[in-house]
RNA sequence: GCGGGAGUAGUUCAGUGGUAGAACACUUGCCUUCCAAGCAAGUCGUCGCGGGUUCGAACCCCGUCUCCCGCU
Repeated sequence: GCGGGAGUAGUUCAGUGGUAGAACACUUGCCUUCCAAGCAAGUCGUCGCGGGUUCGAACCCCGUCUCCCGCU
């Protein structure tokens, strides 16, 4: 230099054009003599960044950054 993969909540991941979700974590309450476990509720996201297409983009297109793999 070329090709491919990944980037979404604190963490691990889902979501392939129409309101961004789950689990764990965290907070509060219930339960318990206390802790853990269990149960209920709640908080948390400029979807890596910039631009384009579209009535509408996490999703499609272009550029760019970081990480991983391969080729040279």